[in-house]
Molecule: SAM riboswitch aptamer (S box leader)
Organism: soil metagenome
RNA sequence: CUCAUCCAGAGGGGCAGAGGGAUCGGCCCGUUGAAGCCCCGGCAACCGACGCUGGUUUACCUGCUUGUCUCGAACCGCGAGGCACCAGCGUUCACGGUGCCAAUUCCGACCCGCGAAGCGGGAGAGAUGAG
Numbered sequence: 001c002u003c004a005u006c007c008a009g010a011g012g013g014g015c016a017g018a019g020g021g022a023u024c025g026g027c028c029c030g031u032u033g034a035a036g037c038c039c040c041g042g043c044a045a046c047c048g049a050c051g052c053u054g055g056u057u058u059a060c061c062u063g064c065u066u067g068u069c070u071c072g073a074a075c076c077g078c079g080a081g082g083c084a085c086c087a088g089c090g091u092u093c094a095c096g097g098u099g100c101c102a103a104u105u106c107c108g109a110c111c112c113g114c115g116a117a118g119c120g121g122g123a124g125a126g127a128u129g130a131g
Stems, first nucleotide, its partner, number of pairs: 001131006011040005019029003023109004041101003046097002048093002050090007067083006105125001110122005
């Protein structure tokens, strides 16, 4: 930088000792113990495995080829099966790489709409993963 996801889910102990929730505002959490570090546990399913479904790409040309291999059929870029790759899906799995385990990313911040103390949609920012 690109893409995907972010209203679900999941906490105990030890050390430590005042902060923490990215920023700002609000509102919260915190001496009944914050951050940080360590141990154990858990959640989830991004990467991964498995299964199912679909697909395998411009133009020109026809000597060959239409992902690739085998078989069949017989000239149709046909059919079946195997393999490879790509995409989508899943009451599936969880050894490993991450991540996560107060509050929707806690809410808002910028724009738009509405039946407006509010609600909805989008953007931005941020987080996480993959590349």